[in-house]
Annotation: A computed fold for a 1386-nucleotide RNA from an uncultured Alphaproteobacteria bacterium, annotated as small-subunit ribosomal RNA. It matches the Rfam family "Bacterial small subunit ribosomal RNA". Its mean pLDDT, the model's own confidence on a scale to 100, is 84.
């Protein structure tokens, strides 16, 4: 140990005792006992519950006008009468509860009288009232008063939830006089005055709740809580009453009304677990219909006892505390098994088994208290104790991404699932599931759930308000708060000491008791409160008095768009007249609507009307704030400066309040010149309900009432005081020197800065510093400044203002980066000037696409597309199809034989068989081992299958663009910054100069390579000038030359002038030089971006196939073809086309440095052709040949005859190229059996242009803005559409609550009445007094009836919100977001 239904209750039980108050009846061992009633005292305590109560109900001190049965105690007393009654008997009613009648009877039950110290009432003379015994010597009980004690009633300060979208409540209400009433004060009640009371210091209403000492948590204040346990209250089925009594308006009493239940013979009766058990409902959830009065209590009794579901124990629940165990001690082949695994091991792990011990709890059996007092023990044969038993009976639960201690393997593949937050899962998951290992706590763990705490995240203690939430738009002011100097006074606030209370328990400290704790106990402190006394007087504060510096007043001056009216002026625009005068005017990126030949624009003149005031004009002036700007004038508000005469705190600051308060808008009346919402046309545009343009109406101007809001901003509420300067400006004064300056000072209005402050950004004496005061706001984003409700408004709206839902962010500054339809400087064949092409034809090649048994795969803006393939007929070959092998074409290991390899026939399309032949390794210790081959067994092979988003490597780009970063210091909270930026300058972060920087590495540059010039070696296969020779550098003979392949020289802005800043560098048609400004090319790619290519080179993890997604073979395919695109050849021709003649190369190939071979073509002359589809141009196609090669059908390449297509310079768009380049012209390589227009190289011929940096692209710095960081192919915003949630309105409807007002009017007390009936008591007696019923009155509960408030539920329909993966339609914001945003209003 029912937190919920204060719901409804079977069934026992929970309050009775007394025969020593009293009669009767019944038993009877005759002592006595029982029984139901009359009668006492007790059922008002004990228990239980928390509905209702927001109250004097409760806490806590206090009061004064009161009662207390039993209990102490003091005083007196107890005297004579008397009439009835229940039970009992008879007799009736009645289903029963029960009742009626008539007779009899007692008492401590009732009345009467007497007596009254003291009581009590008085008009103070005086009147009133009591009693009972009982039993046998002792108590026990009666009355009356008096004291206490205990209980108990009544008042008052003070405290004691929430809501202002509850602001007015309130008629016995306030207060008085009498009066009733009550135990008592008292509007408690009545009559009768009077109009009061309460309330922003929160009444009144609604809504919640029982209220303490405590508990829980907190360092503390605080918060939150009101179980047990103790105190107060408040109910007892639900509203009302009252009666008895010392005490009730009475839980287990009575009456009435009402709902429910149950009986019933239907007439009528009964009932009340929020007592202890227990049942059913509810409900996530909370026990036993248990023993016992043995022991504390309590009732009743003289006792003896009796009663006691209080209580004491017992049962059930691991709800909670607390203690205990489940073993201990050794034990390494580190055992088996599991699991990991680099395959060696590591773990689980001394754990376990084994061997040695112990025996707590537990069982078993034995002995047994305390609580009890001289007896009684329900707990109980219990707690202890003693003996005996065997390692024996006895271990769970959560976690192991991170915060948080503790990790790995499988399976799962955004599924399944987890999840407090943050977030895990898309194939290598420490985050899900399992395992194994670990880590925590441990008879429990572990979720939920509710409460402080961290949360200084409501800030008293102890918080903010320029940008983060937040200063009311601004001023008056009221109540509140706050308030200058000096004195005398109080002592309310404060301080101090004493005193009473703060109940006990709880916590705390310090003792003691259970075998320790928990838990009992006994002591102390403590209970921060309130109440009083008595002191103190510094400061608040309250009286009183003085003062001047705060505050104002005077007196003299000053600036100024301050505010109203009023009256005037020039300019300009448009209108209107008239003149001139002719064809266009207006616009605009271009247009175009419009205006004009009926005379526009333009001009000149003259008039008209409105509205607004250029220049002056200035981070200048004024005002509180909005706001104010031609000039005169009239009234009018503030404000400074000087005097320093006056007043004496008269002030600040302000919740309600009250005025003012841009625009826009409204309402009545005017006014309308120009602008111009809203409208119309014209353009843009995909669309333009927009932006531009051409028109126009409200408005916008005045007067009058109105709205009351704006990014009403300085995004900073007033006032005061205090804290470093420096340089402007506007107003006024004072001083110095003499005419404009210097200075000092008072009040404004600006930049910059110090201390300080601040998250930074930034304030800084006009603070955002450092204090005072007082207002007023703020508490995560949305839902929402919106709904309902009030308040204002003519309306539009305005104020005040939520909650359900929903998200885990929103936000604020600065940093780095990206990025701009930002800005600045610069580079670049980027443009721009050129010169040449592609795109338009045929063909060649690669793509797409489409076909197909297959057309293998890969590459996709630039940076795929003559790309991988430097070259598919078979072969490659990865792909189709058909045939075939299964330890395999390859490797390695074991086993086993002893071959191997070659000819040759044979089948077969070949793989592949079948036959025949020929031939028989190497080394040896002779045991054998080695290569190689066939066989055979299984581990393995093998995969161009899949993932480049699991990777290595190696490439492509941006880009040969000048960048990337590091160490130290320094400066910043920090990110990060300086460095590297800044002045020059370079092709260059190239130097140079300055510089909180100084230094450095990667990258530039330079070192390498080659060409170009010169020397030097060297001269053979190269070279010939002289000499000799020959067809011939062929020879002999030379190594000058050329040339080769070695090793150097040279070039360095080095020299001069100019220019610059004396530097760095630039600049010259300067010298000089072969070459001149990195000389010309090449290698050579920084930090990184694209999850850029590649698993099909190679490597490689994971997965998947394994008589096959492996291997061989034939044959087919990659070579298909309506089409579309890329990249090129050859062309369209007279700068050309045959033809002939005709020279001059280089590279780099042939085994080899040059012989030797392969080796030019455009060019240049000659002829010919003469503008034609041609002698252009060659596709196509026939035909006949060479070549290679087992093989040219599918599918090569050349050649010869003949064929002669499309093309007449190519649209929109676009490519290359700055000098030996572009163009044009052959020439060679690789790879190859053969195959080039294509790729790599190679030389011949040899040109035009660059004013320049406005565009276009691409990049480098510096800078600027950002809301982006996946970094603009970024982010984001509305409406529509579907879905899914809450929620407001909403005809009405349902139910609660409340007021009002009328109606009924039980029970009951109170009043009035005496027509019924009546023992006491008076009376002779009638009759009276009193009592009972009655009977009328008002007051009432419940119940009706009407009509308000208020709250809750539903509620077609209908508003907006909020979510939601990939929906539609456009592009508002963020950059100058391509029309600068915003904020208010229509």
């Nucleotide at each position: 140990g029912c937190u919920u239904a204060a719901c409804a209750c079977a069934u026992g039980c929970a309050a009775g005792u007394c025969g020593a108050g009293c009669g009767c009846a019944c038993c009877u061992u005759c002592g006595g006992g029982u029984g139901a009633g009359c009668g006492g005292c007790a059922g008002a305590c004990g228990g239980g519950u928390g509905g209702g109560u927001a109250a004097c109900g409760c806490g806590u001190g206090g009061g004064a006008a009161c009662c207390u049965a039993c209990c102490u105690u003091u005083c007196g007393g107890a005297c004579c009468g008397g009439a009835a009654u229940a039970a009992c008997u008879u007799g009736g009613g009645g289903a029963a509860a029960c009742u009626c009648a008539a007779g009899c009877u007692a008492a401590g039950a009732c009345c009467g009288g007497a007596u009254a110290c003291g009581c009590c009432c008085u008009u103070c003379g005086g009147g009133g009232g009591a009693a009972u015994g009982a039993u046998u010597u002792a108590u026990c009980g009666c009355c009356g008063a008096g004291a206490g004690a205990u209980g108990g009633g009544c008042c008052c300060g003070c405290g004691u939830u929430g809501g202002a979208u509850u602001a007015g409540c309130u008629u016995g209400u306030u207060g008085g006089u009498g009066a009733g009433g009550u135990a008592a004060c008292g509007g408690c009640u009545c009559a009768c005055c009077a109009a009061g009371g309460c309330a922003a210091c929160g009444a009144u209403c609604c809504a919640u709740a029982g209220c303490u000492g405590g508990u829980c948590u907190a360092a503390g204040a605080g918060g939150a809580u009101g179980a047990u346990c103790a105190g107060c209250c408040a109910c007892a089925c639900u509203g009302g009453g009252a009666c008895u009594g010392a005490g009730a308006c009475a839980c287990g009493g009575c009456c009435c009304a009402g709902a429910c239940u149950c009986c019933u013979a239907c007439g009528g009766g009964a009932g009340g677990c929020a007592g202890c058990a227990g049942u059913g409902g509810g409900g996530a959830a909370u026990a036993u219909u248990g023993g016992a009065c043995a022991a504390u209590g309590g009732g009743g009794g003289c006792a003896a006892c009796c009663c006691u579901g209080a209580u004491c124990c017992a049962g059930c629940c691991a709800u909670g505390c607390c203690g205990c165990g489940u073993g201990a001690g050794u034990g390494a082949u580190g055992a088996a098994g599991g699991c990991c695994c680099u395959a060696g091991g590591g773990u689980u792990g001394u754990a376990a088994a084994g061997c040695u011990c112990u025996u707590u709890c537990g069982c078993c059996g034995g002995u047994g208290a305390a609580g009890a007092u001289a007896a009684u023990g329900a707990c109980g044969g219990u707690a202890a104790c003693c003996g005996g038993u065997a390692a024996a009976g006895a271990a769970g639960c959560c976690c192991c991404g991170g915060c948080u201690a503790a990790c790995u393997u499988c399976g799962u593949g955004c599924c399944a699932g987890c999840a407090g937050c943050c977030g895990c899962g898309g194939u290598a998951a420490u985050a899900c599931g399992a395992a194994g290992g670990g880590g925590g706590c441990u008879a429990g763990c572990g979720u939920u759930g509710u409460u402080c705490g961290g949360a200084a995240u409501u800030a008293c203690u102890g918080g903010g308000c320029g940008u983060a939430a937040a200063g009311c738009g601004c001023a008056c002011g009221u109540a509140g708060g706050c308030g200058g100097a000096u004195c005398u006074u109080u002592a309310a606030g404060u301080c101090a000491g004493g005193g009473g209370u703060g109940a006990a328990a709880u916590c705390c400290c310090g003792g003691g008791g259970c075998u320790c704790a928990a838990c009992c106990u006994c002591g102390g402190a403590a209970u921060u409160g309130c109440c009083u006394c008595u002191g103190a007087u510094a400061c608040u504060g309250g009286a009183g008095a003085u003062c001047u510096u705060g505050a104002g007043u005077c007196c003299g001056a000053g600036a100024g768009a301050g505010g109203u009216g009023a009256g005037u002026g020039g300019a300009a625009c448009u209108c209107c007249g008239a003149g001139u005068g002719u064809a266009g005017a207006g616009g605009u990126g271009a247009a175009a609507u419009u205006c004009g030949u009926a005379g526009a624009u333009a001009u000149u003149c003259g008039g008209a009307a409105g509205a607004a005031c250029a220049c002056c004009a200035g981070u200048g002036g004024c005002g509180a704030a909005g706001g104010c700007g031609g000039c005169u004038c009239a009234c009018u508000g503030g404000c400074u400066c000087g005097g320093c005469a006056c007043u004496g705190a008269c002030g600040c600051u302000g919740a309600g309040g009250u005025g003012c308060g841009a625009a826009a808008g409204c309402g009545u009346g005017g006014g309308g010149a120009g602008c111009a919402a809203a409208c119309a046309g014209g353009a843009u545009u995909a669309g333009a309900u927009a932006c531009c343009c051409u028109g126009g109406u409200a408005g916008u101007c005045c007067a009058c009432g109105c709205c009351g809001u704006a990014a009403a901003c300085g995004a900073u509420g007033u006032c005061a005081g205090c804290u470093a300067g420096c340089c402007g400006u506007c107003g006024g004064g004072g001083u110095g020197c003499a005419u404009g300056c210097a200075u000092c000072u008072c009040g404004g209005u600006g930049g910059c800065g110090c201390a300080g402050u601040u998250a930074a950004c930034g304030c800084a004496u006009u603070a955002a510093g450092c204090u005072g005061a007082c207002c007023g706001c703020c508490u995560g984003g949305g839902g929402a400044g919106u709904a309902c409700g009030g308040c204002c408004g003519c309306a539009a709206g305005g104020u005040u203002a939520a909650a359900a839902c929903u998200c885990a962010a929103a936000g604020a500054a600065a940093u780095u980066g990206a990025c701009g339809g930002g800005g600045g400087c610069c580079u670049g064949c980027a443009c721009a000037a050129g010169c040449g092409g592609u795109g338009g034809a045929g063909c060649a090649u690669g793509u797409g696409g489409u076909u197909u048994a297959a057309u293998u795969c890969g590459a996709a803006g630039c940076a795929a597309c003559g790309c991988g393939c430097a070259g598919a007929a078979c072969c490659u070959u990865a792909c189709c199809g058909g045939c075939u092998c299964u330890u395999g074409a390859c490797a390695u290991c074991c086993c086993u034989u002893g071959c191997u390899a070659c000819c040759a026939g044979u089948g077969g399309a070949g793989a592949c068989g079948c036959u025949g032949g020929u031939u028989u390794c190497c080394c040896u210790u002779c045991g054998g081992g080695g290569a190689c081959a066939g066989g055979g067994u299984g581990a393995c092979a093998g995969g161009u299958g899949c993932u480049g988003c699991a990777u290595g490597g190696c490439u492509g780009u941006c880009g040969u663009c000048a960048g990337c970063u590091c160490g130290u210091g320094u400066c910043g909270u920090g990110a990060g910054a300086u460095g590297u930026u800044g002045g020059g300058u370079u092709a260059a972060g190239u130097c140079c100069c300055g510089c909180a920087a100084c230094g450095a590495g990667c990258g530039c540059a330079a070192c390498c390579c080659u060409c170009g010039c010169c020397u030097c070696u060297a001269g053979u296969u190269g070279c010939c000038a002289g000499c000799a020779u020959u067809c011939a550098g062929u020879u002999g003979g030379g190594c000058a030359c050329u040339c080769u392949a070695g090793a150097g020289g040279g070039a360095c802005u080095g020299c001069c002038g100019g220019u610059g800043a004396u530097a760095a560098g630039c600049c010259g048609a300067g010298a000089g030089g072969a070459a001149g400004g990195u000389g010309g090319g090449g290698a050579u790619g920084g930090c990184g971006u694209c999850a850029a290519g590649u698993c099909c080179u190679c490597a490689u993890g994971g997965c998947c196939c394994u008589u096959a997604c492996g291997g061989g073979c034939c044959g087919g395919g990659c070579u298909a073809c309506a089409c579309a695109c890329g990249u090129g050849c050859u062309a369209c021709a007279a700068u050309g086309g045959c033809a002939g003649u005709g020279a001059c190369a280089a590279u780099g190939g042939g085994u080899u440095a040059a012989u030797c071979c392969c080796u030019a073509a455009a060019a240049a002359c000659u002829g010919u052709c003469u503008c034609a589809g041609u002698u252009c141009g060659g596709a196509u196609u026939g035909u006949c040949c060479u070549c290679u090669g087992c093989a040219a059908c599918u599918c090569g390449a050349g050649g010869g005859c003949a064929u002669g297509a499309a093309g007449u310079c190519g649209g929109a768009a676009u490519c290359g190229c700055u000098a030996g380049u572009a163009a044009u012209c052959g020439u060679g390589g690789a790879a190859c059996a053969g195959c080039a227009u294509g790729c790599c190289a190679c030389g011949g011929u040899g040109a035009a242009u660059a004013c320049g940096u406005u565009c276009c692209c691409a990049g480098g710095c510096c800078u600027u803005g950002u809301a982006c960081a996946c970094a603009c192919c970024g982010c984001c915003c509305g409406u529509c559409a579907c879905a899914c949630c809450a929620u407001g309105g909403g005809a009405g409807u349902u139910g609660g609550u409340u007021c009002u007002a009328c109606c009924c009017g039980a029970a009951g007390a109170c009043g009035c009445u005496g027509u019924g009936c009546u023992a006491a008591c008076c009376g002779c007696a009638a009759g009276g007094g009193g009592g009972c019923a009655g009977g009328c009155g008002g007051c009432c509960a419940c119940g009706g009836u009407a009509g308000g408030g208020u709250c809750a539920g539903c509620g077609a329909c209908u508003g907006g919100g909020g979510u939601g993966a990939a929906g539609u339609c456009g592009u508002a914001a963020c950059a100058a977001g391509g029309u600068a945003a915003c904020c208010g209003u229509a």